[in-house]
RNA sequence: AGAGUUUGAUCCUGGCUCAGGAUGAACGCUGGCGGCGUGCUUAACACAUGCAAGUCGAGCGAAACACUCUACUUUGAUUCUUUCUGGAUGAAGAGUUCUGUGACUGAGCGGCAGACGGGUGAGUAACAGCCGUGGCGUAACCUGCGCUCAUACACGCGGUGGAUAACAGUUACAAAUGACUGCUGAUACCGCAUAAGACCACUCCACCGCAUGGAGCAAGGGUAAAAACUCCGGUGGUAUGGGAUGGACCCGCGUCUGAUUAGCUAGUUGGUGGGGUAACGGCCUACCAUAGGCGACGAUCACUAACCGGACCUGACAGGGUGACCGGCCACAUUGGGACUGAGACACCGCCCAAACUCCUACGGGAGGCAACAUUGGGGAAUAUUGCACAAUGCGGGGAAACCCUGAUGCAGCGACGCCACAUGAGCCAAUAAGUAUGUUCAGUGUGUAAAGCUCUAUCAUACAGGGAAGAAAAUGACGGUACCUGACUAAGAAGCCCCGGCCAAGUUCGUUCCAGCACCCCCCGUAAUAUGUUGGGGGCAAUCGUUAUCCGGUCUUAAUGGGUGUAAAGGGAGGGUAGACGGGGAGGCAAGUUUGAUGUGAAAACCCGGGGCUCAACCCCGCGUCUGCAUUGGAAACUGUUUUGUUUGAGUACCGGAGACGUAAGCGGAAUUCAUAUUGUAGCGGAGAAAUGAGUAGAUAUUAGGAGGAACACCAGUGGCGAAGGCGACCCAGUGGACGGUAACUCCCGUUGAGGCUAGAAAGCGAGGGGAGCAAACAGGACUAGAUACCAUGCUAGUCCACUCCGCAAACGAUGAAUACUAGGUGUCGGGGAGCACAGCUCCUUCGGUGCCGCCGCAAACGCAAUAAGUAUCCCACCUGGGGAGUACGUUCGCAAGAAUGAAACUCAAAGGAAUUGACGGGGACCCGCACAAGCGGUGGAGCAUGUGGUUUAAUUCGAAGCAACGCGAAGAACCUUACCAAGCCUUGACAUCCCAUUGACAAAGUAUGUAACGUACUUUUCCUUCGGGACAAUGGUGACAGGUGGUGCAUGGUUGUCGUCAGCUCGUGUCGUGAGAUUUUGGGUUAAGUCCCGCAACGAGCGCAACCCCUAUCUUCAGUAGCCAGCGGGUAAGCCGGGCACUCUGGAGAGACUGCCAGGGAUAACCUGGAGGAAGGUGGGGAUGACGUCAAAUCAUCAUGCCCCUUACGUCUUGGGCUACACACGUGUUACAAUGGCGUAAACAAAGGGAAGCGAGCCUGCGAGGGGGAGCAAAUCCCAAAAAUAACGUCUCAGUUCGGAUUGUUGUCUGCAACUGGCCUCCAGGAAGCGGGAAUCGUUAGUAAUCGGGAUUCAGCAUGUCGCGGUGAAUACGUUCCCGGGUCUUGUACACACCGCCCGUCA
Repeated sequence: AGAGUUUGAUCCUGGCUCAGGAUGAACGCUGGCGGCGUGCUUAACACAUGCAAGUCGAGCGAAACACUCUACUUUGAUUCUUUCUGGAUGAAGAGUUCUGUGACUGAGCGGCAGACGGGUGAGUAACAGCCGUGGCGUAACCUGCGCUCAUACACGCGGUGGAUAACAGUUACAAAUGACUGCUGAUACCGCAUAAGACCACUCCACCGCAUGGAGCAAGGGUAAAAACUCCGGUGGUAUGGGAUGGACCCGCGUCUGAUUAGCUAGUUGGUGGGGUAACGGCCUACCAUAGGCGACGAUCACUAACCGGACCUGACAGGGUGACCGGCCACAUUGGGACUGAGACACCGCCCAAACUCCUACGGGAGGCAACAUUGGGGAAUAUUGCACAAUGCGGGGAAACCCUGAUGCAGCGACGCCACAUGAGCCAAUAAGUAUGUUCAGUGUGUAAAGCUCUAUCAUACAGGGAAGAAAAUGACGGUACCUGACUAAGAAGCCCCGGCCAAGUUCGUUCCAGCACCCCCCGUAAUAUGUUGGGGGCAAUCGUUAUCCGGUCUUAAUGGGUGUAAAGGGAGGGUAGACGGGGAGGCAAGUUUGAUGUGAAAACCCGGGGCUCAACCCCGCGUCUGCAUUGGAAACUGUUUUGUUUGAGUACCGGAGACGUAAGCGGAAUUCAUAUUGUAGCGGAGAAAUGAGUAGAUAUUAGGAGGAACACCAGUGGCGAAGGCGACCCAGUGGACGGUAACUCCCGUUGAGGCUAGAAAGCGAGGGGAGCAAACAGGACUAGAUACCAUGCUAGUCCACUCCGCAAACGAUGAAUACUAGGUGUCGGGGAGCACAGCUCCUUCGGUGCCGCCGCAAACGCAAUAAGUAUCCCACCUGGGGAGUACGUUCGCAAGAAUGAAACUCAAAGGAAUUGACGGGGACCCGCACAAGCGGUGGAGCAUGUGGUUUAAUUCGAAGCAACGCGAAGAACCUUACCAAGCCUUGACAUCCCAUUGACAAAGUAUGUAACGUACUUUUCCUUCGGGACAAUGGUGACAGGUGGUGCAUGGUUGUCGUCAGCUCGUGUCGUGAGAUUUUGGGUUAAGUCCCGCAACGAGCGCAACCCCUAUCUUCAGUAGCCAGCGGGUAAGCCGGGCACUCUGGAGAGACUGCCAGGGAUAACCUGGAGGAAGGUGGGGAUGACGUCAAAUCAUCAUGCCCCUUACGUCUUGGGCUACACACGUGUUACAAUGGCGUAAACAAAGGGAAGCGAGCCUGCGAGGGGGAGCAAAUCCCAAAAAUAACGUCUCAGUUCGGAUUGUUGUCUGCAACUGGCCUCCAGGAAGCGGGAAUCGUUAGUAAUCGGGAUUCAGCAUGUCGCGGUGAAUACGUUCCCGGGUCUUGUACACACCGCCCGUCA
């Protein structure tokens, strides 16, 4: 940075699509490891369970525990004593109680915190309430704890002030939860005192502010305090003022879409009084008002949405999109409402009420709120563990602290969800093995140094072994024996996904055969698919790779940067004008825009740059830059703005002048049509391509006269005039609008454009009223036609006309909005002015305004535009954004209606379109040619037969050819063979080729015998060369490679052929023109059979075609003279038979001749044409061969060759028989006829060109004949086929189904051949069908031609009405190019390009 796709090709417009990047993703295949991130986008759906907000005993009372202490009770160890039934002593234990200490627990009173932290995005479109940004805005405010500055107080008293929970008792109740009575404490609550300072109201003084007002000093008056605890260190408390922090309010700017939402608003707008608040305020309330307020700069309404100019993605930028994670802010906590407490809430794990839902219940009543962290269900394409820990961080909570709490947070787990990093090995190694894939010459090539093998290494990984962090200042580590390091061991455990027709890097095989499938777009697939599936190969990326979804980009495809509107989508049909936007020249002021400097702000993170830390990177940290903005402020004054002043060129006014179908109203004129009346007059008129309907003997048409009525204005008339457009046309009059020219007196920017609104607006149409001659939708009947609801003709109604009211659309077009300025010319015309001159005018010199044509520069895709711009610029308005759906639907406005204006979407296509190019085509034009028509001659189509085809039939009727350009065609000749078809029967390396092995010396052939439908069997005869080793050749048998195929595909092909067409065309090089396809040359003027030639020309040349060169033929010369010829000479006579000759004919060579060369005329002094002379022949003399580039996927795979496919004891080979010869019928091509221009008979004449040895075959004999016998001659200018026939002469027939015609049949024979039945030709005799000249239609032919007559050759054993040569006799007609067919050149139109057998519209299925 571009690419594909509209076309046969081109340029343009224009859409669609692709390549890039990104994601909180999902899905498919696959999956080694680690780090860092990240993870309900859907149901603000419902939630079991656990946990997420507590803490303070250094505020307080009480209970309970341990120890201690006091007292009492109980028990009675020990000791002493004794009068022994006693008396003293009193340890330890137990219980109760007092004091003190210690640690601890749950509940309570009290304090602080539960307004933070964490979650979610439902609501919200906002100057009353979001967010971003800015504000020395608040003179209209608040701020707990902690921090900080400062001033004071408790160092006073007291009610032993008054209560209250806990607690105790009684009691209600299922529970939750209460009720009553009694007791008690406090840093709980209350009162009094004190008052430096503060507050409140008022007063005095001086100061400040834009205003309300602020602040200071002073005096008096009024108001309000407190709490204690202690380990004695301290902590806490009260009052007040600042700071800081946090919050509240106000203001400017910005903040989605819709006008098919245009009007909204009643506390609404403002005021006064009052209330309320931390505070201003209609925030609330009562009253009031010359009743306001908001709105096209978009109010109101509707839809959507948390916001972010922190940022993220993309983009060159400008922009566009997004608002996950992180950060800021707002809102919410099942739904709705409400307040309480508090410094702070109208409070997520507080309260009250209502609602829905869930749960408990003894039915009376109660309990609950995961949008905290985990988790469950549900929804969904889709999103994790009911984990560990307070070790770290925390300007988290409480506490003096220890410490407690903390699902904040730190970690771990799960997920390739993303980004980043690493690995899956490295080196050597060629028999380039095998395998596999391919294979066009089976040679090779690819996979591929790849593997194997040898040597080496160990990052990751490992239930291996050892060590072992930082994170932590003294202690304290969840993570974690983790990261990391060392050692050991093994190449072992670790590669897939997509793509390979173009875009886009990378192609082959096989399968499939418009099927299966693919595909982003173009598109691929119908038997050789680089596009489907697959093999092997290749390309790309890689633990991923693809697909889907979404966003930006490409896309200048919404265009400010950076688009357009004549014809591609797009100028409003026109004008005046409102808001708005834009606006002449000079001078001055201001400083809003503009510009420059400074200051503040623009959070952090992010981004860029430079460094640093994890082994690197991702990631993290530090610094810098950026954040293009906003605000404040100092300057500048060119430009814009604003203001002042003066100016005249823009604009307007005034005066003079001429032009005009400009509009309106009134009047008036002639021609014509029609009608009615009357005259003349008689059978037609009218209409048309041709007719008919129609009108007319009741007198039309025609003619004459004078009338009636309506509408329109011939000539003049002109790309002439006027008007804003629509539009305006006889003449005259009235009043009137505008433009133009001249003059330069006046005003002094008064201008331009113009959303909405307003005005006028062709024709048709509507309403109601007149009018109505002609014309004329609808309609009627008549024609045309397959039909004809049309075109044509006859008639006729609305309407057309007038006055009035609507409608408001047109290809309302120059398909070109208005205005201004500038930018070569030339030539017309209309209206004015000026200048010059020889002045009724002329010159055509000049100027203004209009209207045309041509033409530079420039523009444009081209066409074209070009001073009347589509050029160069400024300014304003309108409109466009692929085609269809559709100017449709719905809604709204207007309209009496018809309708008009505004104006979508679903769905669908990959195009639709513009200009130009080359062809093809046209029932377009011009020119030209051809037996193309016309003019003639003869046929076909009717009959019989022959032959080919179709169809039918059949075991088979082998196959091909199909308009011209298949059909007497392949086939120049099917009885067998041919033969490819059918039936039956054999063969399987084969009928045919090559190679190998073995055996043999034969086999074949001939003969004999035998046998089959046929192939067979047996016997006899019989190899060559040799250096004697063998070789050659042949046969038989075997083996497998292979043979073989008239099997398929002529749409895979070569070669060959047909056709347009023997038509005159088809191209190339260089140059030039065009953006290009292409054009020019090759067109034009003449001419020709011809792109043949001449002239001209941005063309100059050349090639393939044309012509000529070649062959035959027509004339002559020359050479030669046998097998040809015979004039003259001789012989001979049946004959050029012989001698002789080569003159002639002829034959074979070689030449000549014809070139528009000569003359006349025409033509351009050309090419050439017309006529003439001479000549055998005259204007390519007549024929033939010769076929340009190409077209028809024309024909042929069955001539041949050949790719691929198919068959291989058969789709091959051989044999016999049959079939290709069938037969209701249809078609083509021929032949014979239908007769007297003839048939038959008799006897006569004249050719050319050919063929001949497995041949032609004479004379002679024989047969009625086909033939037979026999065999001369001839490899042929010698002999033979061989008779030419039509013709001419004579005779006969006399118009008939015949003496025409010969089909068919019967019968006898001949020939060929192995064979003649299916299925050959010919012959004698007999008999004698249709047919008496052919409908529609159609073919050939222009001179030695048509027609007619015979002859030959070919194929061939035989078979010709076929085909191809040959000669004999031998015409008619062509005015001409209007028409039919085909072709050529130029031009024109085209929506065709498979090219008119095209394209395409509607209906139906």

This is a predicted structure of a 1405-nucleotide RNA (small-subunit ribosomal RNA) from an uncultured bacterium. The coordinates come from a structure-prediction model, not an experiment, and the mean pLDDT is 81. RNAcentral holds the sequence, with entries from ENA, Greengenes and SILVA.